The prediction has a mean pLDDT of 81. A computed fold for a 75-nucleotide RNA from a Candidatus Micrarchaeota archaeon, annotated as transfer RNA.
[in-house]
RNA sequence: GGGGUCGUGGUCUAGCUUGGCUAGGAUACGCGCUUCGGGAGUGCGUGAUCGUGGGUUCAAAUCCCACCGACCCCA
Repeated sequence: GGGGUCGUGGUCUAGCUUGGCUAGGAUACGCGCUUCGGGAGUGCGUGAUCGUGGGUUCAAAUCCCACCGACCCCA
């Protein structure tokens, strides 16, 4: 220098070639229930505008472009 995969709550992850429901789940955390207490279980709640910027569109996590970062391959 060229190519590829990936980037979504504190952590892990689904959704991305069907563009449109409140961005779903697990875990974590908070407050209860349960228990002599803890653990486990259970109810409710908290938290992400989807790596950054721009474009297309009535509407973008999703399509297009550039850039940033991680990893891998080629030279």
Its Rfam family is "tRNA". The family's RNA type in Rfam is transfer RNA.